Annotation:
A computed fold for a 72-nucleotide RNA from a Solirubrobacteraceae bacterium, annotated as transfer RNA. Rfam family: tRNA. Gene Ontology term of the family: triplet codon-amino acid adaptor activity. Rfam's curators write: Transfer RNA (tRNA) molecules are approximately 80 nucleotides in length. The prediction has a mean pLDDT of 81. Taxonomically the source falls in Solirubrobacteraceae (Bacteria, Actinomycetota, Thermoleophilia, Solirubrobacterales).

[in-house]
RNA sequence: GCCCCCAUGGUCUAACGGUUAAGACACGGCCCUUUCAAGGCUGAGACGGGAGUUCAACUCUCCCUGGGGGUA
Numbered sequence: 001g002c003c004c005c006c007a008u009g010g011u012c013u014a015a016c017g018g019u020u021a022a023g024a025c026a027c028g029g030c031c032c033u034u035u036c037a038a039g040g041c042u043g044a045g046a047c048g049g050g051a052g053u054u055c056a057a058c059u060c061u062c063c064c065u066g067g068g069g070g071u072a
Base pairs, nucleotide, nucleotide: 001071002070003069004068005067006066007065010025011024012023013022018055027043028042029041030040031039048064049063050062051061052060
């Protein structure tokens, strides 16, 4: 250089093109406890960037950025 795959909260992982983007861990508050841990209730927090297709895009297409793999 060329080809393939991936990018979603702090982390890991879901989400036929259509209802409020779901879960676990972590974090905040409250309960419980003499206290901590554990446990219960509750809350905040995410679609890498830009175009395009579509009535409608996290999802499809293209480009860019970043990461991984293959190839001489």